[in-house]
Context: one part of a larger RNA
RNA sequence: AUGAACGCUAGCGGCGUGCCUAAUGCAUGCAAGUCGAACGGGAUCCCUUUGAUUCGUCGGAGGGUGAGAGUGGCGAACGGGUGAGUAACACGUGGGCGACCUGCCCUGGAGAGGGGAAUAACCAGUGGAAACGCUGGCUAAUACCCCGGAUGUGAUUCGGUUUAGAAGCGAAUGACUGAAGUUCCGGCGCUCCAGGAGGGGCCUGCGACCCAUCAGCUUGUUGGUAAGGUAACGGCUUACCAAGGCUAAGACGGGUAGGGGACGUGAGAGCGUGACCCCCCACACUGGUACUGAUACACGGACCAGAUACCUACGGGUAGCAGCAGCAAGGAAUAUUGCACAAUGGGCGAAAGCCUGAUGCAGCAACGCCGCGUGGAGGACGAAGGCUCUAGGGUCGUAAACUCCUUUUCUGGGGGAUGAGAAAGGACAGUACCCCAGGAAUAAGCCUCGGCUAACUACGUGCCAGCAGCCGCGGUAAUACGUGGGAGGCGAGCGUUAUCC
Numbered sequence: 001a002u003g004a005a006c007g008c009u010a011g012c013g014g015c016g017u018g019c020c021u022a023a024u025g026c027a028u029g030c031a032a033g034u035c036g037a038a039c040g041g042g043a044u045c046c047c048u049u050u051g052a053u054u055c056g057u058c059g060g061a062g063g064g065u066g067a068g069a070g071u072g073g074c075g076a077a078c079g080g081g082u083g084a085g086u087a088a089c090a091c092g093u094g095g096g097c098g099a100c101c102u103g104c105c106c107u108g109g110a111g112a113g114g115g116g117a118a119u120a121a122c123c124a125g126u127g128g129a130a131a132c133g134c135u136g137g138c139u140a141a142u143a144c145c146c147c148g149g150a151u152g153u154g155a156u157u158c159g160g161u162u163u164a165g166a167a168g169c170g171a172a173u174g175a176c177u178g179a180a181g182u183u184c185c186g187g188c189g190c191u192c193c194a195g196g197a198g199g200g201g202c203c204u205g206c207g208a209c210c211c212a213u214c215a216g217c218u219u220g221u222u223g224g225u226a227a228g229g230u231a232a233c234g235g236c237u238u239a240c241c242a243a244g245g246c247u248a249a250g251a252c253g254g255g256u257a258g259g260g261g262a263c264g265u266g267a268g269a270g271c272g273u274g275a276c277c278c279c280c281c282a283c284a285c286u287g288g289u290a291c292u293g294a295u296a297c298a299c300g301g302a303c304c305a306g307a308u309a310c311c312u313a314c315g316g317g318u319a320g321c322a323g324c325a326g327c328a329a330g331g332a333a334u335a336u337u338g339c340a341c342a343a344u345g346g347g348c349g350a351a352a353g354c355c356u357g358a359u360g361c362a363g364c365a366a367c368g369c370c371g372c373g374u375g376g377a378g379g380a381c382g383a384a385g386g387c388u389c390u391a392g393g394g395u396c397g398u399a400a401a402c403u404c405c406u407u408u409u410c411u412g413g414g415g416g417a418u419g420a421g422a423a424a425g426g427a428c429a430g431u432a433c434c435c436c437a438g439g440a441a442u443a444a445g446c447c448u449c450g451g452c453u454a455a456c457u458a459c460g461u462g463c464c465a466g467c468a469g470c471c472g473c474g475g476u477a478a479u480a481c482g483u484g485g486g487a488g489g490c491g492a493g494c495g496u497u498a499u500c501c
Base pairs, nucleotide, nucleotide: 001499002498004497005496006495007494008493011372012371013370014369015368016367017365018364019330024328025327026326028325029324030323033074034073035072038071039070045064046063047062048061049060050059051058052057081283082282083281091207092206093205094204095203096202097201100200101199102198105196106195107194108193109192110191111190113147114146115145116144122137123136124135125134126133127132152176153175155173156172157171158170159169181188182187209255210254211253216246217245218244221243222242223241224240225239226238227237228236258280259279260278261277262273263272264271265270285306286305287304288303289302308319309318310317311316336362338361339360340359344358345356346355347354348353375405376404377403378402385396386395387394388393410438411437412436413435414434415433419428445490446489447488448487449486450471451470452469456485457484458483459482460481466473467472
């Protein structure tokens, strides 16, 4: 010094922190939706009117409301968790990309003409225990397709400039592809091109654990040519050719480990650590694969295989808390199945708003740090009592009693915010804070006292019982064991254990 645990003890507040073990398995609820100002449709309810009526109601027309589901768009790749794997360009730091991508956002420029075929929802039928389907029919769009069209884009060739090697520029040729509407009329969107911002991808110098009782390793291996692939370079992949490449400055192998900012300690150098907070990486039951998309090889998406668990009508299906709570197990050990979107931030939306276990708060725990209190002043040659004694005394000790005072805390009552930068709107919270009243009232322990090391005596015990960090104590006067008295240290804590300096 600690993310601590254990023992004894415990009054309060503020701010933090809280599964270090089984990346073990999980009941239940919640954690990612949103947009009707893209689209078709529309349950329910209400109003008006009308027809029928067995007076219970039923039906038609118009208007409003618009649930749930569906198509479509954006988001879901963020935020949140964990540290298994990884000794690696994973990370840190410094460079490079003349080898790259980039939705939303910003800036500039140019546009949006015409047409078409479907499909879900829905309706009808039908399979299945369920999960989930199948067939036929209808329909819309900012969904999908076609034509036209060019400020264009990319390709080839040539020219010239620059460079180690490009792109860009000029000319020619022949290719290729775009758009979407909606509206409350203000806008919001759509397409193409160029630039920016922010984000990402790739390459690279250097840095960074242990073992040599690991000394040789390597066949896509090392390089070339060609092709494929990628946003992009590249053995990234494939074919062919060559036989290379790494290594004592430690290759290869084994063990261990997420890395950094930082944190602990120390005068520093250093040593140790990587909880909380921030950045990066990796992972999401285990292994693999791609799809969609600007971005994923995707925690709460898909497919396959495996293990596990559950449902089943035995045909077949379903699931993934290393999200927040919570449960079981493991363990010395680690919290509530809480409140709110009021604030900050995020997604969607024109907005109102909706969603948000991010977040803000509350709850539990002396787990840590800091602060406060458990009263203050006076009070005896010194009560009682305890202990001790040479029996005189000494000591606990101004300690108590007693007198005066105070009210931090506590209890009761009253008021009561800021946080919400125009009005209203606060989970926290009747909280913090303020005022009044009451009464010393509600509040002290733990460890030690042989030396190291601060603090000594009496009795009990008798190498017993026991103590102990080291030296060592105990066998009849033990300052070392146990108890009492006294003392020392720290104090809502004190000791012990573990670990680091």
Record summary: This is a predicted structure of a 501-nucleotide part of an RNA (small-subunit ribosomal RNA, 5' domain) from an uncultured bacterium. Rfam family: Bacterial small subunit ribosomal RNA. Rfam links the family to the GO terms ribosome and structural constituent of ribosome.